[in-house]
């Protein structure tokens, strides 16, 4: 600090994913120790059971038991000490309001903060100061009767007080009236004064004295006042979550006066008066939350978050309520109602764990019913001391942080083992074992703490009058704990795991699995060689913890104050007026709100940070500091920004003069056209289309001509011209009336920009009244196309479309660019106004302001693009965006007669969706070009008959294998057997053929017989070589490495091949150019078969293709002449036989020859074309042989090679038969034919090129033949295959299923074979099918080629219609590129990259989610009207009652049981608001396997 995912690759915009930290955490796996810390985040759900708040006898009255002793005794027993200044319970006083738990409510009666209180109060404590006199009456407890089951009560009767009352005093105090003098902020506040008038108390213990009354004195108390400390109560600024689909709320409401009440202000309470208060800076409502210091994350800024630790608040089963008290509206108090839960005798009681422990439930999920006051700290108390689940300690649990350990060191035969392998070896590994050491932790065993200060008692000293007080001393106090820590013993021994290893991310093979199992955070993986499932070796990370889940910040500049954006990516309201708001030209003066600068206060402590110190380190923990951005006051500074006050003109605005314009409204007037009517002429069609039909016409249409009627819309001019804010706006004239521009002066003086809410305006469709209707046209009807066709076309034809009011309010309302201002090269247009210049003028040049456009510099932008009319560079204001989809949907509000608009979510789903641009491909897109592509011709094929080959079908097997062009007479250049791999029987297992050891043995092999179908068995037979004597060679047997597979997988290869395509292209180096994919070159003008070559050109060379180079043929030349030729010359059997020769033909060898070189024309003086000369041949002469990059996972594992899998008495190997030759059929390729350009018969002629020794085989003789027989020559220019055929001559058939055609079929044969039934080829003879030229459609071919004729050859024993060769005779077209097919370049579009056999849209079926409505139903919380009203406080009444005081006779005063009212919780009725959950049925939405049905988008997507 990034990455990884959209794409064939590129930038970019946007989303998801991850690496990093931290959690009160869970859950797997797995666990040695020790310290520090932490531990119901859910049910504010119930609670057994124990404990958490009591204490004081130095306020008070009473007072046991029990025990012992002691005295009586009627021996039961009783009384008296002492226990005992005792338990106990009461009375009082002090505390229980602290401590200690929980977050359920509160969004302000809360909390931070800072300030106020001149509007308070404060018990204990601290300092100062007056006092503490005198009197009285009761009353618990106790006794005693009595009522309840209890739980509690009543009744009389007895007593005390530091309980309670009366009365005295009153420095201060409080009320009241008043008088300075001061100070202020609102009633005032502090001070000094005079009067009136109310208001206290309690006493205990201790010394010492003493008449027993009491004094005094010293503390403990009590009581008035002051004044501190601390605590509270109130008030005001500011700061504090979401939602506007919550936009209006209040009637004690708001505020005044009066009074009440409080400690104290106040509508807090009443009562009267007034209408007010709050709200777009968000009132009121709704949701959700305890706030804070801090804590996590972060560079910060900022989000998250409020365990533990501290302040602060609420709260205590739920709801009210007051009592007491300094202080509660009170967790372990009261009282009422409600729920629950318990006990009961049924009549009535009790209770409240959100204190600590536990227990249930809930839930992923959280601990012991533990010791102790030893420490700090609270209560009481003089004090000892008692109380204390505050607290300290312990115990559970890896929950977290932090430290130790599980050994160190040495050791190569790199030991065994695993694991991997190219088998050589390598890893694991100095690991290990071995060998020297050490002793932390656990374990024994023994030592032994810090924390303890202080209180009290005796004494001693100081100090005082004296005690209290200090100081010194002796004794005593420890839960934890016999812990920590320290010695010593033995003694490597008790102690490592978990995740992950494709990228991302550090880490790699082996095995199984086979889209199965599984995996997965993301992108993906797994379909037989998985590094990504699963083990395993090995590795890499962490480490007493790993990993997963969940939750938060980051990273994410992904809400962007720091630190984004809006043409096309998601964002600019359609457009304007214009409030609130925000911002605003120049000078100058005051001020000092913003800002700024300094100083005081505050910002608790703890945490964080630094310093530092203390535990063996650390974590923790102390100590000091620093920060705390913040608030408040004060006091300064004036530049700026604000507020006030004064000038100013350039912003802005007005008057004035001109001249443009479809701006705008109203009202009139033309003229062309189209329909209709009406009449005149005229005859058969008119119209419409791609073709055509509905339509119309002989009842006269269309055509023409003249008249009327009517409604709409204004041709030409008409211009990327004009004007308007935008919607728009077009004939002429006239009348109203907006805006803007150009010019010259004057005047105002900041009057300005922008604009959320408002408000207007706003195409075209539609709605409403009411007109109006020519043309034209949704819907509709009928024709046509169509596989259909509710469409496209075509005839028609209502609504509308026009007018006038009136609604709707939307639009690709676009410049897909809001609006203002100012600044930033320039060049060309064109509207409008003006200036100058020339000019007789028309108008041309120059140039200023304003519109409108194109082309473009620098910036800029992802590009594309924009560029003074910014999408530049600044600034101000408004709108808006934030991943796709679900959706502009749902619901809710507004609106609208209605259609609809506007505002506008979730839930659930995808990992992308999108944007420019780059490169292929692709188009029923364009442009050039080509090829037997099509056209023009010649011949087939498809029809028959066989022939083969394949499908398919059968079979015991019909063996595989190829399957569009590019499988199908192909692999097969040839299956009877053998081939042969299938079947179906019969052997057989180191094996039919290779090879290494080890062990045994000598011959093997042949021939010979038997059985068999054979492979085999079984018998006879026969009988090894070399030597260095140590052996080897060879070969049978067992064993054991190991052969063998025509099993599989061509989609794991390699070789080979096929194809596009002999099509002309495929690239690279350097430059150079975009951010990048790439582009340039190779594009462009010619020109070629060609990327051929030439010109040009940011390219400039190059390479692998093309051509060439190589063979063949086609002409000479030469060289050489056998087996070849034979012109001369001789023989001659007339055959080149033969002598000769080597001219020639021919044969092989060398050589030349063609190269647009020569002439002319086009052409850019080019490249080339075209013509022509010469030549055997002319523009590549013909033809072969060669096949760029790349494509189809194109074929082939059955040529052959080969990784992995399979098999191993078999999927090897031998053998005999049998099948790959089967047949309702369907296709490919062929042959022979349908005849007369033929057929048969006879005759007569010309080739080339091969081929022969396991051979080719002549003359000869035999057969009608196919052969047979014999063998001459020939290992070949000699010899023989070998006869060429069509063709020529000449006879016959005379158009018929034939004298045409040969299938088929029957005898009889011939050849090769061991062997021809299944299953061969050929021959005579005899039979003689179908077939009379072939539908849709398709195929070859452009010249020595089509067509036609025949001959060899490879294979074979043998077999060719089939291949591969050779010659022979020998044509006809080709105007051209409009179309079909295939390809090439350029270039356009694309939503396509597996690439148009692409991509993809709706609907309908099915199965799941999730959501909307929905008769309704159930809960919830709220409001309003009512009904009723518990306890309590307040008023009232109060005939019932009532010690203290008073007079003292009764009464009174106060009190107060009771009732009455007010207020008022639960609760009852009744009617909305909301929100939730559930609903037959219903709507659309999302996702799913290869479903149906059409083809709507993307190319012109076939109707842009």
């Nucleotide at each position: 600090a990034g990455a990884g995912u959209u794409u064939g690759a590129u930038c970019c915009u946007g989303g998801c994913u991850c690496a990093g930290a931290a959690c009160g955490a869970a859950c797997g796996c797995u666990g040695g120790c020790g310290g520090c810390g932490g531990g119901c985040c859910u049910a504010a759900c119930a609670c057994a059971u124990g404990c958490a708040a009591g204490u004081c006898g130095a306020g008070c009255g009473c007072g046991a038991a029990u025990g012992u002793c002691a005295c009586c005794u009627u021996u039961g027993g009783g009384u008296g000490g002492c226990u005992a200044u005792u338990a106990g319970a009461g009375u009082g006083g002090c505390g229980c309001a602290c401590g200690g738990g929980u977050g359920a409510g509160u969004a302000a009666u809360a909390c931070g903060u800072g300030g106020g209180u001149a509007a308070u109060u404060u018990a204990u404590c601290c300092u100062c100061u007056g006092g503490u006199c005198u009197g009285g009456g009761a009353u618990a407890a106790c006794a005693u009767c009595u009522c309840g089951a209890a739980a509690g009560g009543g009744g009389u009767g007895u007593u005390a007080a530091u309980a309670c009352c009366g009365g005295a005093u009153a420095c201060g105090u409080u009320u009241c009236u008043u008088g300075g003098c001061u100070c202020u902020u609102u009633g005032g506040g502090g001070u000094c004064g005079a009067g009136a008038a109310g208001g206290a108390a309690a006493g205990g213990c201790g010394g010492c004295c003493u008449u027993u009354g009491g004094g005094u004195u010293g503390u403990c108390g009590c009581u008035g006042g002051a004044g501190g400390a601390u605590g509270u109560g109130c008030c005001c600024g500011c700061g504090u979550c979401c939602c506007a689909u919550u936009a209006g709320c209040u009637u004690g409401u708001u505020g005044g006066u009066a009074g009440g009440g409080u400690a104290a202000u106040g509508g807090c309470c009443u009562a009267c008066c007034a209408a007010g208060g709050c709200u777009a800076u968000g009132a009121u409502g709704g949701g959700u939350a305890g706030c804070u210091g801090g804590u996590c994350u972060g560079a910060g800024a900022g989000g998250a978050u409020g365990a533990u630790c501290a302040g602060c608040c609420a709260c205590a089963c739920u709801g009210g309520a007051a009592c007491u008290g300094a202080g509660a509206u009170a967790u372990g108090g009261u009282c009422c109602a409600g729920a629950c839960u318990c006990c009961u005798a049924u009549g009535g009681g009790a209770g409240g764990c959100a204190g600590c422990a536990g227990u249930g439930g809930g839930g992923a999920a959280u601990u012991u019913u533990g010791g102790g006051c030893a420490a700090u700290g609270g209560g009481c108390g003089a004090a000892a001391g008692c109380c204390u689940g505050a607290c300290c300690c312990a115990g559970c649990c890896a929950c977290g942080c932090c430290g130790c350990g599980u050994g160190a060191g040495u050791g190569a035969u790199g030991a065994a083992g695993g694991c991997c392998c190219u088998u050589g070896g390598g890893u694991u590994g100095u690991a290990a074992a071995g060998c020297u050491c050490u002793g932390u932790c656990a374990g024994g065993a023994g030592g032994a703490a810090c924390g303890a200060a202080a209180u009290u008692a005796a004494c001693g000293g100081g100090g005082u009058a004296a005690u209290g007080c200090c100081c010194g001393g002796a004794a005593u106090u420890g839960a934890u704990g016999g812990u920590a820590c320290c010695u010593c013993c033995a003694a490597a021994g008790g102690a490592a795991g978990c995740a992950c290893c494709g990228g991302u991310u550090a880490a790699c093979u082996c095995u199984g699995u086979g889209c199965c199992a599984g995996u997965a955070g993301u992108u993906g993986u797994g379909g037989u060689a998985a590094u990504a499932c699963a083990g395993a070796g090995g590795g890499u990370g962490c480490a007493a913890g790993c990993g997963u889940u969940g939750u938060u910040c980051g990273g994410a500049u992904u809400u962007a104050u720091u630190g984004g954006g809006c043409g096309u990516a998601a964002a600019g309201c359609g457009c304007g007026u214009g409030u609130a708001g925000g911002c605003g030209g120049u000078u100058u003066g005051u001020u000092a709100a913003g800002u700024c600068a300094g100083a005081u206060g505050u910002g608790a402590a703890a945490g964080u940070c630094c310093g530092u110190g203390g535990u063996u380190u650390a974590a923790c923990c102390g100590c000091g500091g620093a920060a705390g951005u913040g608030c408040a006051u004060c006091u300064g500074a004036u530049a700026u920004u604000g507020a006030u006050g004064g000038a100013c003109u350039u912003g802005a605005g007005u008057a004035c003069c001109g001249g443009a314009g479809a701006g705008g409204g109203u009202g009139g007037c033309g003229g062309a056209a189209u329909u209709c009517c009406c009449g005149g002429u005229g005859u058969a069609g008119a119209g419409g289309u791609g073709a055509a039909a509905u339509u119309u016409g002989u009842a006269g249409a269309g055509a023409u001509c003249g008249g009327g009627a009517g409604g709409a819309a204004u041709a030409c001019c008409c211009g990327u011209g004009g004007u308007g804010a935008a919607g728009g706006c077009g004939g002429c004239c006239a009348c109203c009336u907006g805006g803007a521009c150009g010019g010259a002066u004057a005047c105002u003086g900041a009057c300005g920009c922008u604009g959320a809410g408002a408000c207007g305006c706003g195409a075209a469709a539609g709605c409403g009244u009411g007109g109006g209707g020519a043309g034209u046209a949704a819907a509709c009807a009928g024709g046509a196309u169509u596989a259909g066709a509710u469409a496209u076309c075509c005839u028609g034809g209502u609504a509308g479309u026009c007018c006038a009011c009136g609604c709707u309010g939307u639009a690709a309302a676009u410049g897909a660019u809001g609006g203002g201002u100012a600044c930033u090269a320039g060049g060309u247009g064109u509207c409008g106004c003006g200036g100058g210049u020339a000019u007789u003028g028309a108008u041309u040049c120059c140039u200023g302001c304003g519109g409108u456009g194109c082309c473009g510099a620098u910036g800029u932008u992802a590009a594309u693009g924009u560029a003074u009319u910014a999408a530049g560079u600044a600034u101000c204001c408004c709108g808006c965006c934030u991943g796709g989809g679900g959706a502009g949907u749902a619901u809710g509000g507004a609106u609208g007669u209605a259609a609809g608009u506007u505002u506008a979510a979730a839930a659930c789903u995808c990992a992308a969706a999108g944007g420019a641009a780059u490169u292929g491909a692709c188009g029923g897109g364009g442009g050039c070009c080509c090829g037997c592509a099509c056209a023009a011709g010649c011949g087939g094929u498809g029809g028959a008959g066989c022939a083969u080959g394949u499908g398919g079908u059968u079979u015991a097997a019909u063996u595989c294998g190829a399957u569009g062009c590019u499988a199908u007479g192909u692999g097969c250049a040839g299956a009877a057997u053998c081939u042969u791999a299938c079947c179906u029987g019969g052997g057989u297992u180191u094996g039919a053929a290779c090879u290494g050891c080890a062990g045994u043995g000598g011959a093997c092999c042949g021939c010979c017989u038997c059985a068999g179908a054979g492979a085999u068995g079984a018998g006879g037979u026969u009988u090894c070589c070399c030597u260095u004597u140590g052996g080897g060679g060879c070969u049978g047997c067992u064993g054991u490495g190991g052969a063998g597979g025509u099993g599989c997988u061509g989609u794991a290869u390699g070789g080979c091949u096929g194809u596009c395509g002999u099509c002309a292209g495929c690239u690279c180096g350097u430059g150079u150019u975009g951010u990048g994919a790439g582009a340039u070159g190779u594009u462009g003008g010619g020109u070629u078969a060609a990327g051929u070559c030439c010109c040009g050109c940011a390219a400039c060379g190059a390479g692998c293709g093309u051509a060439a180079c190589c063979c063949u043929u086609g002409c000479c030349u030469u060289u050489a002449g056998u087996u070849g030729c034979c012109a001369g010359c001789g023989g001659u059997u007339u055959g080149g036989c033969u002598g000769g020769g080597c001219a020639u033909u021919c044969u092989a060898g060398a050589g030349g020859g063609a190269c647009u070189g020569c002439c002319g024309g086009u052409g850019u003086u080019a490249a080339a074309c075209c013509g022509g000369a010469g030549g055997a041949a002319g523009g590549u002469g013909g033809g072969g042989a060669c096949g760029a990059c790349g494509u189809c996972a194109a074929g082939u594992c059955c040529u052959c090679a080969u990784g992995g899998c399979c098999u191993u008495u078999a999927u090897g190997c031998c053998c005999a038969g049998g099948g790959c030759u089967a047949c309702a059929c369907a296709c490919g390729u062929g042959c022979u034919a349908c005849a007369a350009u033929g057929g048969u018969c006879g005759g007569u002629a010309c080739a080339g090129a091969g081929g022969g020794c396991u051979g080719c085989g002549a003359u000869c003789c035999c057969g009608u033949g196919a052969g047979g027989g014999g063998g001459a020559g020939c290992u070949a220019a000699u010899c023989c295959c070998a006869a060429a055929a069509a063709a020529c001559c000449g006879a016959u058939c005379u158009c018929a299923g034939u004298u045409c055609g040969g299938a088929u079929u029957g005898c009889a044969g011939u050849c090769u074979g061991u062997a021809a039934u299944u299953c061969g080829a050929c021959u005579g003879c005899a039979u003689g099918a179908a077939g009379u030229c072939g539908g849709a459609a398709u195929c070859g071919c452009u010249a020595g080629u089509a067509a036609u004729c025949g001959c060899g050859g490879a294979u074979u024993a043998g077999c060719a219609g089939g291949c591969c060769g050779c010659g022979g005779u020998g044509a006809a077209u080709a105007c051209g590129u409009u179309u079909u097919u295939g390809g090439g370049c350029c270039u356009u579009g694309u939503a396509u990259a597996u690439a148009u056999u692409g991509c993809c849209c709706g609907u309908c079926a099915c199965a799941c989610c999730a959501u909307g409505g929905g008769a309704g139903u159930c809960g919830g919380u709220u409001g309003c009207u009512c009904c009723a009203g518990a306890a309590g406080u307040g008023a009232u009444u109060g005939a019932g009652u009532u010690a203290a005081u008073u007079u003292u006779a009764g009464g009174g005063a106060g009190g107060u049981a009771g009732g009455u009212c007010c207020u008022u919780a639960a609760g009852g009725a009744g009617u909305g608001g909301c929100c939730g959950g559930u609903g037959a049925c219903u709507g659309g939405g999302g996702u799913g396997a290869a479903g149906u049905u059409g083809a709507a988008a993307u190319a012109a997507g076939g109707u842009a």

This is a predicted structure of a 1504-nucleotide RNA (small-subunit ribosomal RNA) from a metagenome. Its mean pLDDT, the model's own confidence on a scale to 100, is 83. Rfam family: Bacterial small subunit ribosomal RNA.